Source information
Model confidence (mean pLDDT): 83 of 100. This is a predicted structure of a 71-nucleotide RNA (transfer RNA) from a Planctomycetaceae bacterium. The sequence is in RNAcentral, with records from ENA. It matches the Rfam family "tRNA". By type it is a transfer RNA.
[in-house]
Formats: sequence, structure tokens, C1' cells
RNA sequence: GGUUCCGUCGUCCAGCGGAAGGGCACCGGUGUGACAUACCGGAGAGGAUGGUUCAACUCCAUCCGGAACCA
Repeated sequence: GGUUCCGUCGUCCAGCGGAAGGGCACCGGUGUGACAUACCGGAGAGGAUGGUUCAACUCCAUCCGGAACCA
């Protein structure tokens, strides 16, 4: 330098045009003498900018960051 792939709660993964979901962690409650387990509940996220569309996390372009392969 070229090609391909990835970027979503603190973390690890889903979803892929029509109101973003789960595990762990965190917070509150029940419970216990207390803690833990367990159960119930809660908060928390689309890398950036533009474009297409009635509607974009999803499609397109550019940029940013990361990975693999080739040279």
C1' cells in the first nucleotide's frame, strides 16, 4: 500500500428497515441473627458526519478506531 471483517449498556453477546433484547456485573426489595444462594424489581448502550427512505442500529459514502490475510 491492497482486500476482507468488526465497532450495540461497565463487560460479553443477540437482533439487521417499523418503539434495541439477553448472560454476568451494579442498585433496591423479599429472605437471614448476619452474609451468601434463591426469587422479584430497577438503572444503563447504536464510533462520527452526511446521504437514501414515510421511517435507519440495520442500506450507501466518507472519516475514526481495531483485527485477519496479501504485498